RNA sequence: AGUUGCCGAGGGCUAACCCGCGCGAAAGACGGGGGCGCAAAGCAGUGGGUCUAAGGUCAAUUAGAAGUGACUAUGAUUGCCAGGCUGCAAGC
Numbered sequence: 001a002g003u004u005g006c007c008g009a010g011g012g013c014u015a016a017c018c019c020g021c022g023c024g025a026a027a028g029a030c031g032g033g034g035g036c037g038c039a040a041a042g043c044a045g046u047g048g049g050u051c052u053a054a055g056g057u058c059a060a061u062u063a064g065a066a067g068u069g070a071c072u073a074u075g076a077u078u079g080c081c082a083g084g085c086u087g088c089a090a091g092c
Base pairs, nucleotide, nucleotide: 002092003091004090005088012038013037017033018032019031020030023028036079042085043084046082047081048080049077050076051075055072056071057070058069059068
């Protein structure tokens, strides 16, 4: 440096759920608890997928509005998948 990736040890992270939160329009994020699980469940929204729809557009209704429905990402998700970068016990 490359490759394999928990057999033992040392550790690490943290799903659902609960509480908090004037961060957000929402999805969601963040903090505490919790632990389903994870050898990259470390980092990063590059591609795809998925979620949300403030704003925008369209439609119907209405005297007109409000409200309703549909579409839409610039928003979100890295523990959805792929790719990228970085790392670790031990072995070869």
The prediction has a mean pLDDT of 81. This is a predicted structure of a 92-nucleotide RNA (c-di-GMP-I riboswitch aptamer) from Pelotomaculum sp. PtaU1.Bin035. Taxonomically the source falls in Pelotomaculum (Bacteria, Bacillati, Clostridia, Desulfotomaculaceae).